Notes
The prediction has a mean pLDDT of 76. The RNA shown here (Bacterial large signal recognition particle RNA) has 265 nucleotides and comes from an Armatimonadota bacterium. Rfam family: Bacterial large signal recognition particle RNA. About the family: The signal recognition particle (SRP) is a universally conserved ribonucleoprotein involved in the co-translational targeting of proteins to membranes.

RNA sequence: UCGCGCUAAGCGGGGAGCUGGCGGUUCCCUGUACCUGCAAUCCGCCAUAGCAGGGCUGAACUCUGGCUCGAGGCGGGACAGCCGCAAGACCCGCCGCGCACGCGCCCGUGUGGAUCAUCGGGACUUACGCAACGGAGGGAUGGUGAACCCCGCCAGGUCCGGAAGGAAGCAACGGUAAGUCGUUUCCCCGUGUGCCGUAAGCCCCCCGAUGGGAGCGGGUAGCAACGCGACGCCUUGCCAAGCGCCGUCGACAGCCAGUGCGCGA
Numbered sequence: 001u002c003g004c005g006c007u008a009a010g011c012g013g014g015g016a017g018c019u020g021g022c023g024g025u026u027c028c029c030u031g032u033a034c035c036u037g038c039a040a041u042c043c044g045c046c047a048u049a050g051c052a053g054g055g056c057u058g059a060a061c062u063c064u065g066g067c068u069c070g071a072g073g074c075g076g077g078a079c080a081g082c083c084g085c086a087a088g089a090c091c092c093g094c095c096g097c098g099c100a101c102g103c104g105c106c107c108g109u110g111u112g113g114a115u116c117a118u119c120g121g122g123a124c125u126u127a128c129g130c131a132a133c134g135g136a137g138g139g140a141u142g143g144u145g146a147a148c149c150c151c152g153c154c155a156g157g158u159c160c161g162g163a164a165g166g167a168a169g170c171a172a173c174g175g176u177a178a179g180u181c182g183u184u185u186c187c188c189c190g191u192g193u194g195c196c197g198u199a200a201g202c203c204c205c206c207c208g209a210u211g212g213g214a215g216c217g218g219g220u221a222g223c224a225a226c227g228c229g230a231c232g233c234c235u236u237g238c239c240a241a242g243c244g245c246c247g248u249c250g251a252c253a254g255c256c257a258g259u260g261c262g263c264g265a
Stems, first nucleotide, its partner, number of pairs: 001265006009057003012030005020046005034054005063258006072249005081243002084238005092232002095229004102223002104220006116211007124201006130194002132191004137186008150175003158167003
């Protein structure tokens, strides 16, 4: 080393419960690893801790020990963690909306000269003046304009008178008053009518000149920032012990190591 035959040992384990303790029947978790009888008013044992009988494997992948892993059970206490409940100014996160100061993007414009500054002018505002327009009035002038209660002159007619002659006086005509129409002039009042004059003001707008030397304007919510709102594993508090946490026991699995006897070749 090989072959044959034996033996020890093994033929499930664990947790809870029960017990002085151990194991079983019971419940539970793993896992597949014999059979029969006993057993919760318990059954059988004694730290070598089921008893009785029968069967199988058998020196090793299978037995024993150690280490690692770890299903699962039991106990504990607890809001530093998760689940659940409640509230919420701040911080943190997330979602939505807003926001055009920053970044980015797009468009327009700019060295044929940007933003800006200074000067000048225009425009604009105010005040005063002037003009214009409108209104009322005065003067001058022309026209018109009184049946009568204005003037002059008065036909006809009327009256007085014997006559001569006188008187009053309508119409017409000529003028005139009040009124009215026009022209012109003077004065007053009013008026966001004004290519007028003077002064002052003028954020903005337009034009020109000078200086200067590169941006300026608009849009866009993609990024960032800010604001608002809701939510949250954010903040605070609470319930309970479900998870996580602590302790304890611990199946299965993996690794390492150890462990007989006899005969023959």